[in-house]
RNA sequence: GCCCAGAUGGUGAAAUUGGCAGACACGCUAGUUUCAGGUACUAGUGCUCGCAAGGGCUUGGGGGUUCAAGUCCCCCUCUGGGCA
Numbered sequence: 001g002c003c004c005a006g007a008u009g010g011u012g013a014a015a016u017u018g019g020c021a022g023a024c025a026c027g028c029u030a031g032u033u034u035c036a037g038g039u040a041c042u043a044g045u046g047c048u049c050g051c052a053a054g055g056g057c058u059u060g061g062g063g064g065u066u067c068a069a070g071u072c073c074c075c076c077u078c079u080g081g082g083c084a
Base pairs, nucleotide, nucleotide: 001083002082003081004080005079006078007077010026011025012024019067027045028044029043030042031041032040046057047056048055049054060076061075062074063073064072
C1' cells in the first nucleotide's frame, strides 16, 4: 500500500427486510430477609434540562439519502485478521 471484519449504557452483548435503541445477562444503588456477610427476592439503573408533568440528546467522528438510519451511501479515526 491493497483486501476483509469490527467499534452500541459501567461490562459482555441483542436489535438479521431501514420501523419503540440498549432485549437478555453481569455489575451497581435502595429495600426485604440475616447478629453480620453471602444467597435469595423486590424495585431502580445511558446523558441532560425541569419542582413535577414532560422535553431534548445519544450506536467511534463528520457529511448524505429517507417520513424514518445502529442498519444504506461517502470521507476520516481506531482495533483485529489476511496479502504483498